[in-house]
Molecule: transfer RNA
Organism: Candidatus Levyibacteriota bacterium
RNA sequence: GCCGAGGUGGCGGAAUGGUAUACGCGGUAGUCUCAAAAACUACUGGUCGCAAGGCCUUGGGGGUUCGAGUCCCCCCCCCGGCA
Numbered sequence: 001g002c003c004g005a006g007g008u009g010g011c012g013g014a015a016u017g018g019u020a021u022a023c024g025c026g027g028u029a030g031u032c033u034c035a036a037a038a039a040c041u042a043c044u045g046g047u048c049g050c051a052a053g054g055c056c057u058u059g060g061g062g063g064u065u066c067g068a069g070u071c072c073c074c075c076c077c078c079c080g081g082c083a
Stems, first nucleotide, its partner, number of pairs: 001082004006077002010025003018066001026044006045056004059075005
């Protein structure tokens, strides 16, 4: 340099162009226990706010579309192959 695959909450990881983050792990609170472990229940992206609620968020930027994690273009990073 060329070809292919990939980048999504704290971590793993799903998601047909239509509620972004299902599910698992972890975390917090609770139930149970003399106490703990295990189990079970609830909550758990970020930020602002007393709250109601607002705003932002799929590596970065732009485009298409009523609507983009998903399609198109450019760039960055990572993995595999070829040279």